[in-house]
RNA sequence: UCACAGGCGUGGACGGCCGCCGGCGGGCAACCGCGGGAGGAAAGUCCGGGCUCCGCGGAUCAACGGUGGCGGGUAACGCCCGCCGGGGGCGACCCCAGGGACAGUGCCACAGAAAACAGUCCACCGUCCGGCUUUCGGGUGACGGCCAGGGCGAAACGGGGCGGCAAGAGCGCACCGCGCGGCUGGCAACAGCCGUGGCAGGGCAAACCCCACCGGGAGCAAGACCGAAUAGGCGCGUCAGGCAGGAUCCAGCCGACGGCGCGCGGGUUGGUUGCUGGAGGGUGCGGGCGACCGCAUCCCUAGAGGAAUGGCCGUCCAGGGCGUUCGCGCCCGGACAGAACCCGGCUUACAGCGCCUGUGGUGGG
RNA sequence: GGUCCCUUCGUCUAGCGGUCUAGGACGUCGCCCUUUCACGGCGAAAACACGGGUUCGAGUCCCGUAGGGAUCACCA
Numbered sequence: 001u002c003a004c005a006g007g008c009g010u011g012g013a014c015g016g017c018c019g020c021c022g023g024c025g026g027g028c029a030a031c032c033g034c035g036g037g038a039g040g041a042a043a044g045u046c047c048g049g050g051c052u053c054c055g056c057g058g059a060u061c062a063a064c065g066g067u068g069g070c071g072g073g074u075a076a077c078g079c080c081c082g083c084c085g086g087g088g089g090c091g092a093c094c095c096c097a098g099g100g101a102c103a104g105u106g107c108c109a110c111a112g113a114a115a116a117c118a119g120u121c122c123a124c125c126g127u128c129c130g131g132c133u134u135u136c137g138g139g140u141g142a143c144g145g146c147c148a149g150g151g152c153g154a155a156a157c158g159g160g161g162c163g164g165c166a167a168g169a170g171c172g173c174a175c176c177g178c179g180c181g182g183c184u185g186g187c188a189a190c191a192g193c194c195g196u197g198g199c200a201g202g203g204c205a206a207a208c209c210c211c212a213c214c215g216g217g218a219g220c221a222a223g224a225c226c227g228a229a230u231a232g233g234c235g236c237g238u239c240a241g242g243c244a245g246g247a248u249c250c251a252g253c254c255g256a257c258g259g260c261g262c263g264c265g266g267g268u269u270g271g272u273u274g275c276u277g278g279a280g281g282g283u284g285c286g287g288g289c290g291a292c293c294g295c296a297u298c299c300c301u302a303g304a305g306g307a308a309u310g311g312c313c314g315u316c317c318a319g320g321g322c323g324u325u326c327g328c329g330c331c332c333g334g335a336c337a338g339a340a341c342c343c344g345g346c347u348u349a350c351a352g353c354g355c356c357u358g359u360g361g362u363g364g365g
Numbered sequence: 366g367g368u369c370c371c372u373u374c375g376u377c378u379a380g381c382g383g384u385c386u387a388g389g390a391c392g393u394c395g396c397c398c399u400u401u402c403a404c405g406g407c408g409a410a411a412a413c414a415c416g417g418g419u420u421c422g423a424g425u426c427c428c429g430u431a432g433g434g435a436u437c438a439c440c441a
Stems, first nucleotide, its partner, number of pairs: 001361010012316007020037002023034004039336001043347002046345005051219004057250005064215005069083005084098001085096004099210002104208002106204003121150002124145005131140003158176002161173003177199001178197008223273004233264007241254003280299008317334001319332005366440002368435005375391004383421001393409005414430005
C1' cells in the first nucleotide's frame, strides 16, 4: 500500500424561545417554580421466562407439539461459550436440524438389461467332438459361466493395484475404507494404536416412524376494586345419574319450583389499580480459555391510555451540489426507525464517522 | 396491544416430491363466421412473493424474510 477475515463503538453538539406528558413543592383557585421524558433495534412476534387468571383427587399410559454430537453457562431456551466430527477456503476464518436406515411401513421420476431377497444389453470365456455360413481371418445362433471393463443414471451391492483364472470374481495378497473386539488418552462426544473379519446386504427419517429429553391452557384487551346502568328476561337441548375430559383401576362428594350446556335479546361502554427498582445498569477487584460467576462501591434511568417525548431560530460538526477573484460564498441537508406489563435471546432494517485484532499479497528498508 | 390466517397468469382457482415445458374458467389479443355487433369456432400471450436449506430432484418439505388480510361478527 492492495485485497480480505473477525469483533466493537457512535448514531449530530451547544444555546435561546414556544408547546406536550408524568413527578415533587407552593397556592383557595387560576397558575407558578424545580427536576425528568424513546431505542439499539422500542420492529417482526420467532423462541424462553417472570407475573396473572383458569383447569387439576391420585397413579399409569396414550395422544399432540417441540428439541436432537459432547461438555458447560443460564431463572430458562430452539440462545450463548468451549470442544468433537463432517464440508469449504492458500490463509485469517466460515458453514452444518449433526440421534436411529438388520423394529416395521413407504418412496427412488427419466434413462437403463437391471433401482434393492439384485441383474446380463454390449464386451469377455466355455460347450453344442460343432448347428448355419465363409474370401478360412472370422461372422452368426442356442445354452451356460462371469461381474473386473463399456454404456445408463443422483445412486449399479467396498476402492483401485498385483497375483490368479477358460474368462472372471475378496477367489488370494498388501494398502486405503468399513464392521467387531481389546488397550491407551479424554468427564464425554471422540481420537490413536493393536488384533481380527473378506465385507456382514444403497439412499431418503426437514416421509410415516423408533429412541431420549421437554411441555397443563390462555394471555395485562391477563386479572383486581369502585361507580353507573339494567327487564338477573326469553328460547332450545340435557340430567337418576352427575362431578369426569381419550382409556383403565382405586378412593371420595352431591343429588331438582334445581343444575349444566348452547343460543337470542337488553344495559354499561367511566374511574382506580396491575405499572414500572429490575434475573437493573456503571466502575473496580478476583475466579474461569470462554459464555459467565462472586465481592465491593456508586447510580435511579419514560410510564402514556385514541395514547406525551414536538416545532422554530442561531453558532458549529459531518455529507452533497453549484459558483469562485482560491480568501470563500450560496443552496440542499442529518441512517434505520418511535415505548404500550416487564425481562433474556434470535432475526430483520440502518446514511455517515471511528476503533481493535488478525490473514494473504506487493513495494521499500 | 395481543392472537390467528394467507400468498400460483390481469381475476378466481387446480395441482400424491418426478413426462410441471404448471392445468382450468372468466378476461385480453389475433384469425374465421356475420352486411355489422353479439354468440359460436380455432389459436396465442400470460403465474409458483423473496432468500437459504433438506433431497438425485422442491410450486409441494423445513427455516427465515417481505407483503397482505381478519378484528366490538377472534379477545375489553

This is a predicted complex of two RNAs, RNase P RNA and transfer RNA, with 441 nucleotides together. Its mean pLDDT, the model's own confidence on a scale to 100, is 76. Rfam match: Bacterial RNase P class A.